[in-house]
RNA sequence: GGAGUCGGCCGGGCAGCCGCUGUUCUCACUUCGGUGAGGAUGGAGGAAAGUCCGGGCUCUCGCGGACAAGGUGCCAGGUAACGCCUGGGGGGCGCGAGCCCACGGAAAGUGCAACAGAAAGCAAACCGCCUAAGCAGUCGAAAGAUUGCCGGUAAGGGUGAAAGGGUGCGGUAAGAGCGCACCGCGCCGGUGGCAACAUUCGGUGGCAUGGCAAACCCCACCUGGAGCAAGGCCAAAUAGGGAAGCAGCGGAUCGGCCGCGAGGCUGGGCCGCAGCGAAGUCUGCGCGCGCUUCCGGGUAGGCCGCUUGAGGCUGACGGCGACGUCGGUCCCAGAGGAAUGGCUGCUCUCGACAGAACCCGGCUUACAGGCCGACUCCUCCU
Repeated sequence: GGAGUCGGCCGGGCAGCCGCUGUUCUCACUUCGGUGAGGAUGGAGGAAAGUCCGGGCUCUCGCGGACAAGGUGCCAGGUAACGCCUGGGGGGCGCGAGCCCACGGAAAGUGCAACAGAAAGCAAACCGCCUAAGCAGUCGAAAGAUUGCCGGUAAGGGUGAAAGGGUGCGGUAAGAGCGCACCGCGCCGGUGGCAACAUUCGGUGGCAUGGCAAACCCCACCUGGAGCAAGGCCAAAUAGGGAAGCAGCGGAUCGGCCGCGAGGCUGGGCCGCAGCGAAGUCUGCGCGCGCUUCCGGGUAGGCCGCUUGAGGCUGACGGCGACGUCGGUCCCAGAGGAAUGGCUGCUCUCGACAGAACCCGGCUUACAGGCCGACUCCUCCU
C1' cells in the first nucleotide's frame, strides 16, 4: 500500500420565529367539573417495524395425574424466562482472521427414494472374467484340447446422490476379509474432562445395522385459555326492573256512638269517574291505569390501569465470558382521532430505513453515509 474478518458507536449540526402536546407554577374567570393567559420544563427509534419466541401484568379456569395438540432437541453455564445469549464439544467451509450447522434415536416398527441402471435394501450377474468340479458332444491311442449346458465371480467397465471399507501382498479356475500387513471403522476397558466428547493407551471383532426422523414414529423436556377493546372505579337524561308508602271526588244505602232535635262523628260494603281483549250475566285469565321515596343493573360521559422500570449512566469487585453483587447518581413521551411540526438564516461529507399506543427481554427484517477498536492474508521498504 492492497484485500479481508470480527466487535462497538453515530444516524446532519447551530441559531431565531411561529405552532402542537404532557407536567408544574402564577394570575383571571367559573355552572367548582374546569376554561383561558403567561412563565418554566419534558416530548419517538436503532430498528418505534414484523408480531416470530419468552416473560411481567389482568381476567378466567384448574385437587392430582393421564391422554390429545403444539413446541424444543450435542454439553455446561447465564437469565424472571426463552426457540435468546456465553463458553465448550463434534461436523463442514476458508491459506487465515473467522464463518455456518433443528447436531437425540435408523440393531422398536411403518414408510420413501424421481431419472438412470441388470440390480436400490431380502442386495444384484448387463458387459466383462473363469471353466477347477458335474453332464453332454467333437478330436485324440492316451494324457489332454475344445464347444455347449449347469454354474462360479462384486476384482474391472458401465448407471446412479448412493452399488455393502481402502491400498498392497498372498491365495484362487477366476475371484472374494478367504488369509495377512498397514490405514479406516465398530465394541470393551483404561486415562483425561462436571459433561458433550477426546484418546498418540490396551484389548477385541474381518467389518456386521447404507441414506432420509424440517416422513410417520420412539425417547426426554416444556406449554391451561384469553388478552390493555385485559381489567377496575365513579356515574347523567330517557326508558325499563325491584321494594315500600300514600291515594281522591260524587251518589245512594246499612250499622255504631253522641245530641231533645235539626244534625254531627265514625265504620262497612256497593255504584260511577276507569278501560280493553269481550259479546247479556257470573266466574276465571291476560293487557292497561295515579303520586312520592328508596334500591340495584347498565348506556353516554369521566377516572384509573399508564409508565419508577428484570430502568439509564457511572465506579469498584467476582467471572474466560454471557452475567452477577455492592455503591453513587439521574428521572428520560404517555396521547386517546391520536402531539413530537413548519418557516427563515448559516454550515457540512447534503442526510437512508422509518413514527410510540400496557410494559420488558430477545430474534428477524429494512437502512444513504460516516467514525472507532481488535485481528488476518498478500506485496514492498528498512